Bacterial RNase P class A from a Lachnospirales bacterium, 331 nucleotides, folded computationally. The gene name in the source record is rnpB. NCBI's taxonomy places the organism under Bacteria, Bacillati, Bacillota, Clostridia, Lachnospirales. It matches the Rfam family "Bacterial RNase P class A". The family's RNA type in Rfam is ribozyme. Rfam describes the family as follows. Ribonuclease P (RNase P) is a ubiquitous endoribonuclease, found in archaea, bacteria and eukarya as well as chloroplasts and mitochondria. Model confidence (mean pLDDT): 75 of 100.
[in-house]
RNA sequence: GAAGUAUGUUAGGUUAUCGCGUUUGCUUUGCAAAUGAGGAAAGUCCGUGCAUCAUAGAGUAGAAUGCCAGUUAACGACUGGUGGUGGCGACACUAAGGAUAGUGCAACAGAAAUAGACUACCCGUAAGGGAAAAGGUGGAAAGGUGAGGUAAGAGCUCACCAGCUUAGUUAGUAAUAACUUUGGCUCUGUAAACCCCAUUCGAUGCAAGGUGUAAACUUAUAUAAGUUACUCGCUUUAGUUUACGAAAAUACCGCUAGAGGCAAUAGGUGAUUAUUGUCCCAGACAGAUGAUAGCCCACGACAGGACACGGCUUAUAGAUGUGCUUCUUGU
Numbered sequence: 001g002a003a004g005u006a007u008g009u010u011a012g013g014u015u016a017u018c019g020c021g022u023u024u025g026c027u028u029u030g031c032a033a034a035u036g037a038g039g040a041a042a043g044u045c046c047g048u049g050c051a052u053c054a055u056a057g058a059g060u061a062g063a064a065u066g067c068c069a070g071u072u073a074a075c076g077a078c079u080g081g082u083g084g085u086g087g088c089g090a091c092a093c094u095a096a097g098g099a100u101a102g103u104g105c106a107a108c109a110g111a112a113a114u115a116g117a118c119u120a121c122c123c124g125u126a127a128g129g130g131a132a133a134a135g136g137u138g139g140a141a142a143g144g145u146g147a148g149g150u151a152a153g154a155g156c157u158c159a160c161c162a163g164c165u166u167a168g169u170u171a172g173u174a175a176u177a178a179c180u181u182u183g184g185c186u187c188u189g190u191a192a193a194c195c196c197c198a199u200u201c202g203a204u205g206c207a208a209g210g211u212g213u214a215a216a217c218u219u220a221u222a223u224a225a226g227u228u229a230c231u232c233g234c235u236u237u238a239g240u241u242u243a244c245g246a247a248a249a250u251a252c253c254g255c256u257a258g259a260g261g262c263a264a265u266a267g268g269u270g271a272u273u274a275u276u277g278u279c280c281c282a283g284a285c286a287g288a289u290g291a292u293a294g295c296c297c298a299c300g301a302c303a304g305g306a307c308a309c310g311g312c313u314u315a316u317a318g319a320u321g322u323g324c325u326u327c328u329u330g331u
Base pairs, nucleotide, nucleotide: 001327002326003325004324005323006322007321008320009319010318012296013295014294015293016292017291018290020036021035022034023033024032025031026030038302042313043312045311046310047309048308049307050205051204052203053202057232058231059230060229062201063200064199065198066197067081068080069079070078071077082096083094084093085092086091097196098195102194103193104190105189106188118135119134121130122129123128143161144160145159146158147157148156162186164183167180168179169178170177171176209253210252211251212244213243214242215241216240217239224236225235226234260279261278262277263276264275265274266273267272
């Protein structure tokens, strides 16, 4: 200097004039102050908080997850590690329990894909018998290489290996890794195919619900009803429905002070935890944050809350920080 890889920040700025929403205050019909969309607000894919249902009881069904350890309110998320795949590497991805419980599937090619004999080999006059070693097809054809042996051959036997298995040693919390040892020679793969095993899961959701005012209906039916998909068990009468605007309109609450943000210190490889300090940062609802002018500039992408939070996924112009890897050149 170039090419990569991992992880962050930002999401135009500034001045002036006018306009808009919420809260608070005041000398109150206006003035002042504070504050006012995102890193994904999107998707609605997960998990919860919160709310209602007496059942938040049991079982069946169904669904999800699936190596080990940790973090978290929890999760299918995140962090670290192990095994595997890819990459020169930094790193990335992970479809990671069980094939000796059972069932299913494996196109085409090939003679044959759970067992077989096309060409070649051996015995035989022939019929037929033996065998799977040579060739061929294929992702895969009864572990591989070499030697002995045989009528020809085959783990038939032996040596060295691979795989499985018996018994251990060392390291590690563990997944697992390395090493030693025993045995028999070993009919493939596939479970994001059905299935088996382990763990977990009540339903509905702010259009949930609650309160107030007014009106109407009903009030012990059980052979009924009940927030369970079904069954069993259990429980049971003051509940159900409608309206609530004053015209650009939908009573009030729920509605935003939180598993909250920021900073420092300490523990931890890390996710994150604890302590201390500090801050209040949209709560709208025919739905607010806009317009004009000037200057700077990287000339601006994807894109706009509606109960809240933790994640994941998808879209994305430009600018910029840090760590690490490879190549080239020079000192």